[in-house]
């Protein structure tokens, strides 16, 4: 000084009118309750408010305690109320020279089921070829060939009739013990055993851990009007022809009272906040960007113009879009001192 990697922060600032939405106070009007305007103070979106995947709060339903049934997740450590959450390590691939980035994780000796085409055969099978015999056949053989992604770890040898971990060296692996590092998962090192017979568990299973369902349009709370319950009261009807008196019903009326409860309201509801939804524009100078003259190595001057996107019950997380700025570790290549 260039390309590359990672990780963080900010994602236009100030100042003036002009507007809009919610609280405060105050003044007018106005109502049966209230509402309506003005003035003043003040507060007014984001990292992702999205998408609504995942985890809680809350709220109602449902539930003795236990099982089964379904569904979720699954290496190890901390953190976290919990998450398909975050960081940190680990194991086996893959990509880069590197920094770094990325994909997978309980069990394949309970059991079962499945592996396209091609192939005889997809797990234990004999197509060819190879040997053996008593040769229209029977028997050994995965060594060789030949299909496939995938066919009894490799080389080389002993061996045999012809092979073969069958058996030996030595390479691979895998597992016991040992030591040694780590909290752990696991690594490294050593001895030791032919232990070496596919995959696929996002198929069902097994183990282990977790989980009751809706959802703020949850819900509570107050209640106009109609209906319907009851009490009174006048009226009516009996007693009794008539006045008091008293009985009784039920239609009808009059006032109360009351359970539920629509309509409408308040609450849930927050130092934005509801009600279908406010949070904005103009203009200056500033800042970043882009274009174009002009000077000339960073200055002028002109035009242009500001990414994704925007809360509705809240909080912690994925995840998706995001112009553009600036900071800091890390590589790797180049000159210089």
């Nucleotide at each position: 000084c260039a390309g590359g990697u990672c990780g963080g922060u900010c994602g236009g600032g100030u100042a003036a009118u002009c507007g809009c939405g919610g609280u405060u106070u105050c003044g007018a009007a106005u109502u049966c309750a209230u509402u309506u305007c003005g003035a003043u103070a003040u507060c007014g979106a984001g990292g992702a408010a999205a998408g609504u995947c995942c985890g809680c709060a809350c709220u109602u339903c449902a539930c003795a305690g236990g099982g089964c049934a379904c569904g979720g997740c699954g290496c190890c450590g901390a953190g976290g109320a919990a998450a398909g959450c975050u960081c940190g390590g680990g194991a086996u691939g893959g990509a880069g020279c590197a920094a770094u980035c990325u994909a997978u994780c309980g069990g394949a000796u309970c059991g079962g089921g499945c592996c396209a085409c091609a192939g005889a055969a997809a797990c234990a099978g004999g197509u060819a070829g190879c040997c053996c015999u008593u040769u229209u056949a029977g028997g050994g053989u995965c060594a060789u060939a030949g299909u496939g992604a995938a066919a009894a770890g490799g080389u080389g040898g002993u061996g045999u009739a012809a092979g073969a971990g069958a058996c030996c060296a030595c390479c691979g692996g895998u597992g016991u013990c040992u030591g040694c590092a780590g909290c752990a998962a696991u690594g490294c090192a050593g001895c030791c055993a032919g232990c070496c017979a596919g995959g696929c568990a996002a198929c069902c299973c097994c183990c282990g851990c977790c989980g009751g369902a809706a959802g703020c349009a949850a819900a509570g709370c107050c209640a106009a009007g109609c209906a319907g319950a009851g009490a009174u009261g006048a009226u009516g009807a009996g007693c009794u022809g008539c006045c008091c008196g008293u009985u009784u019903u039920u239609u009808a009326c009059a006032u109360c009272u009351c359970g539920g409860g629509u309509a409408g309201g308040c609450u849930g509801c927050a130092c934005a906040g509801a009600u279908a939804g406010a949070u904005g524009a103009u203009c200056a100078c500033c800042c970043a960007a882009g274009a174009g003259a002009g000077a000339u190595u960073u200055c002028u001057c002109u035009c242009c113009g500001g990414a994704c996107a925007a809360a509705a019950u809240g909080c912690g997380g994925c995840u998706u879009a995001u112009a553009g700025a600036c900071c800091g570790g890390c590589c790797u290549g180049a000159g210089g001192c």

The RNA shown here (Bacterial RNase P class A) has 337 nucleotides and comes from an Anaerolineae bacterium. Of the family's consensus pairs, 94% are formed in the model. It matches the Rfam family "Bacterial RNase P class A". Rfam classes the family as a ribozyme. It was read from a public genome assembly, where an Rfam model found it.